[in-house]
This record gives sequence, structure tokens and C1' cells, in this order.
RNA sequence: GCCACCGUAACUCAGUUGGUAGAGUACCUCAUUCGUAAUGAGGGAGUCGGGUGUUCGAAUCACCUCGGUGGCU
Repeated sequence: GCCACCGUAACUCAGUUGGUAGAGUACCUCAUUCGUAAUGAGGGAGUCGGGUGUUCGAAUCACCUCGGUGGCU
């Protein structure tokens, strides 16, 4: 330098070829317990790496860009 893949909640990930974003763990509150853990119930948390464009509507499509991983030279 070229090619491919990845980037979504604190962490690990899902999101079925566009319809307004979810799960598990963690965290907080409550219940349970003599107390802790475990268990049960509830709750908070995300400019979807960034920007522009297409569209009534974009995590999803197009382009540019940043970072990471792998391969080739």
C1' cells in the first nucleotide's frame, strides 16, 4: 500500500436484506434471612465509533472518515 471482517448499555452480544433498540452479567432498590450469599420482584443506564447523503422513516442502504483484528504484498 491492497483486501476482508468488527465497532450497539459498565462488560459479553443479539437485532431475521428500513418501521422508531433488546438479552445475559454487573449496578441500584425492595422482599426473603439472625446476618451474608443465593433466590424472587422492580428500576436506572445507549448521540447504535464520527460525519454527510438517500428516504415519510436509517443500527440496517450509499459515500467519506476514525479505531481494532486478520490476510496479502